[in-house]
RNA sequence: AACGUGAUAGCGGGAGAGCUUGGCGCAUCAACACUCGAUGCGCCAGCGCCGAAGGAGCAACAGCCCCGGAAACUCUCAGGCAAACGGACCGCUAUCACCAU
Numbered sequence: 001a002a003c004g005u006g007a008u009a010g011c012g013g014g015a016g017a018g019c020u021u022g023g024c025g026c027a028u029c030a031a032c033a034c035u036c037g038a039u040g041c042g043c044c045a046g047c048g049c050c051g052a053a054g055g056a057g058c059a060a061c062a063g064c065c066c067c068g069g070a071a072a073c074u075c076u077c078a079g080g081c082a083a084a085c086g087g088a089c090c091g092c093u094a095u096c097a098c099c100a101u
Base pairs, nucleotide, nucleotide: 004098005097006096007095008094009093010092011091012090013089018047020046021045022044023043024042025041026040027039028038029037048081049080050079054077055075056074057073061068
C1' cells in the first nucleotide's frame, strides 16, 4: 500500500399504526339580518393504536453480594398513526482516522 473497521458527508432503498372525537383560532366557499353549514390548516384535550429517531430495562457470562453486561427482545417517557417530513437498518461513492510496519 491493499483488504477490513470506525466516523462524517452525498445519493438510493426503507416498515408499522385513527387522514379518530371534541373545543378554540385562522383562511376559503355557501348563505347573507343574526344564526347556521362545508373544506383545509394550527393549537389544546380525550380515547384507541405503532415502534425502526432518541431514551429506559434485562439473559447467558455463573452461582455470597455489588458492579459490568446485547439487540431488530421488552417498555412506550419522548416520537409517530393520509400525503409530506422523519425513519433503525442496507447498498454505492468520497474524505479522515486506525489497521501500518

This is a predicted structure of a 101-nucleotide RNA (Glycine riboswitch aptamer) from Vreelandella neptunia. The sequence was found by an Rfam model in a public genome assembly. Taxonomically the source falls in Vreelandella (Bacteria, Pseudomonadota, Gammaproteobacteria, Halomonadaceae). The coordinates come from a structure-prediction model, not an experiment, and the mean pLDDT is 82. Of the family's consensus pairs, 90% are formed in the model.